This is a predicted structure of an 88-nucleotide RNA (c-di-GMP-I-GGC riboswitch aptamer) from a Chromatiales bacterium.
Rfam family: c-di-GMP-I-GGC riboswitch aptamer. Clan: c-di-GMP_I riboswitch clan. Its family is annotated with cyclic-di-GMP binding in the Gene Ontology.
The model forms 100% of the base pairs in the Rfam consensus.
Its mean pLDDT, the model's own confidence on a scale to 100, is 88.

[in-house]
RNA sequence: AAGGAGAAGGGCAAACCCGUCGAAAGACGGGGGCGCAAAGUCACCGGCCUAACGAGCCUCGCGCUCCAGGGUAGCGGGACCGCCCGAA
Numbered sequence: 001a002a003g004g005a006g007a008a009g010g011g012c013a014a015a016c017c018c019g020u021c022g023a024a025a026g027a028c029g030g031g032g033g034c035g036c037a038a039a040g041u042c043a044c045c046g047g048c049c050u051a052a053c054g055a056g057c058c059u060c061g062c063g064c065u066c067c068a069g070g071g072u073a074g075c076g077g078g079a080c081c082g083c084c085c086g087a088a
Base pairs, nucleotide, nucleotide: 003085004084011036012035016031017030018029019028020027021026034074040080041079042078044077045076046075047072048071049070050069054066055065056064057063058061
């Protein structure tokens, strides 16, 4: 350099519950622990989720469509940085 073991040390933390923020998606804090060898950081590309304000539509509804934008790094790609180990 490459790699990651039914391994060691250490780390993170899904669902769910509580609180706060948000229109929502979702985020943050606490509990929790499904999983994770980058589940560390970044929305650049693709995907997915959301769609306020406003506008449009008609079936007039907790409706549908468009849209500024927001979110997801635990969807994939890419970029950057990094701990431990030496089984294979």